[in-house]
Model confidence (mean pLDDT): 76 of 100. This is a predicted structure of a 367-nucleotide RNA (Bacterial RNase P class A) from a Chloroflexota bacterium. Rfam family: Bacterial RNase P class A. By type it is a ribozyme. NCBI's taxonomy places the organism under Bacteria, Bacillati, Chloroflexota.

């Protein structure tokens, strides 16, 4: 000097004019209260402070928080997967082992099990997993021939055994589990359009159907009886059982409860949740690191709800191209990325014009 790897940061600045959102302050000739002194509220004007991101994005993980009255046990479904550590937790982060890529700094990770079982295997080859080819011996069945009635030989079918042979492998031997599966561990569901409060309004609307079993008791009717009282029937009926429901399913406990359908009506308002947090920043200590601990008289950094931070001017900055100049420099043109909070946080993934810093690797050159 060039090319790379990893980590961090910026990603426009300043001034002026007009215009926005929130909070606080001030405030009267306004409103309310008071006998009064005064008190409360606050529109406008005015003042002060603050006002999108490293990804706010994707909605992929994990939580905080809220609700389902839930709780326990189990199952399903889902997720993770070497080892150790970090964390509120995680599929995240750090370290390390192993494997792969790279000359290297570094990067990636499909990282438990193929003898629990099932399934799949490109290409090549005749043939791809108890399948098939060739050869040998053996057992069983059946048929035939021979026969010294003991058997012998041959064909076919079936069973297992041994050996051989070509293409990755033709074997108790390969590959695939990012094929199903098995093992270990984890896991309720839904989500801020969660969920609360206030106010207001309508129609506590109309109709139809169903309503199991036991059942104290009650009204009415009827029969018997001198009466007390008893029997029967219609209707109602506390309670119990059954049944239904309770944010995946089942069981148990607990809790709630008549069910189904049709037509029709009201509430689209306001406030809270909503921003002080597993917070940020600085210093010190521990640790290889992720991170943890301590100290700080450090900071207070949007909270909208049809949804705010914009428009214009000037100067400067960065980059690219071209011209002039020995040079310092100067002139002209063009460009300045990805992209907007909506409950909050820890990650991962994706997008990003241009610029800066640090450490390391490789190559060339020089001393």
């Nucleotide at each position: 000097c060039g090319a790379g790897a990893c980590g961090g940061c910026c990603g426009g600045a300043u001034g002026g004019u007009c215009g926005c959102g929130u909070g606080c302050c001030u405030c009267a000739u306004c409103g309310g209260g008071g006998u009064g002194a005064c008190c409360c509220g606050c529109a406008u004007c005015g003042g002060c402070a603050c006002g999108a991101g490293g990804a706010a994005a994707g909605u992929c993980c994990g939580a905080g928080c809220u609700c389902c009255u839930c709780g326990a046990c189990g199952c399903a479904g889902g997720g993770u997967a070497g080892c150790g550590g970090g964390u509120a937790a995680c599929u995240c982060c750090c370290g390390u082992c192993c494997g792969c890529c790279g000359c290297g700094a570094g990067g990636c990770g499909a990282g438990g099990a193929c003898c629990a079982g099932c399934g799949c295997c490109a290409c090549a080859g005749a043939g791809a997993c108890g399948a098939g080819c060739c050869g040998g011996a053996u057992c069983g069945g059946u048929c035939g021939a021979c026969c010294u009635c003991g058997g012998u030989c041959g064909g076919c079918c079936g069973g297992g055994c041994c050996g051989g042979a070509g293409u990755g492998a033709a074997a108790c031997g390969g590959g695939c589990a990012a094929g199903c599966u098995c093992u270990a561990c984890c896991u309720g569901g839904a989500g801020c359009a969660a969920g609360g409060c206030c106010a207001a309004a309508u129609a506590g609307g109309a109709g139809a159907g169903c309503c199991u079993c036991c059942g104290a008791g009650a009204c009415c009717g009827u029969c018997c009886g001198c009466a007390a009282g008893g029997g029967c029937g219609u209707u109602c009926g506390a309670g119990g059982a059954a049944g239904g429901g309770g944010u995946g399913c089942g069981u148990c406990g607990c809790c709630c409860c008549g069910c189904u359908c049709u037509c029709g009506g009201g509430u689209c308002g306001g406030c809270c949740g909503c921003u002080a947090g597993a917070g940020g920043c600085g210093c010190c200590g521990g640790g290889c690191a992720a991170c943890c601990g301590g100290c700080g008289a450090c900071c207070g950094u949007a909270g909208a709800u049809g949804g705010a931070u914009g428009a214009c001017c000037a100067u400067c900055c960065c980059c690219g191209c071209g011209g002039c100049g020995c040079g310092a420099g100067u002139c002209g043109c063009g460009g300045g990325a990805c992209a907007g909070a909506a409950c909050u946080c820890g990650g991962c993934u994706u997008a990003c014009a241009g610029g800066c810093c640090g450490u390391c690797u490789c190559g060339c050159u020089g001393a």